RNA sequence: CAGGUCGAGAGGCGCUGCAACGGGCUGUUUCAGCCCGCCACGCUCGGCCGGUUCCACUUCCGCAAGGGCGCCUCCGAUCC
Numbered sequence: 001c002a003g004g005u006c007g008a009g010a011g012g013c014g015c016u017g018c019a020a021c022g023g024g025c026u027g028u029u030u031c032a033g034c035c036c037g038c039c040a041c042g043c044u045c046g047g048c049c050g051g052u053u054c055c056a057c058u059u060c061c062g063c064a065a066g067g068g069c070g071c072c073u074c075c076g077a078u079c080c
Base pairs, nucleotide, nucleotide: 001051003049004048005047006046007045008044009043010073011072012071013070014069015068018042021037022036023035024034025033026032027031041066
């Protein structure tokens, strides 16, 4: 640092819907377009598995930030 998996980021309901994914149709058919379905943790941080690359010989303490719209619950602070 790809990938996989687990956890954390207080919780719930409804709506819309891009990408991805699934299905169908069309065309100039390795591809593209359209329709339908699904869809608001796809993000960040950490552990583990595992691969690649580089560097070091370091323990202790402390700590997150973001995420369409509406509503509700919970928590904290301030004011009345």
A computed fold for an 80-nucleotide RNA from Catellatospora sp. IY07-71, annotated as SAH (S-adenosyl-L-homocysteine) riboswitch aptamer.
The prediction has a mean pLDDT of 77.
The sequence is in RNAcentral, with records from Rfam.
Rfam family: SAH (S-adenosyl-L-homocysteine) riboswitch aptamer. The family has 52 seed sequences and 1,354 matches in Rfam 15.1. For this family Rfam cites "Riboswitches that sense S-adenosylhomocysteine and activate genes involved in coenzyme recycling" (Wang et al., Mol Cell, 2008).
The model forms 100% of the base pairs in the Rfam consensus.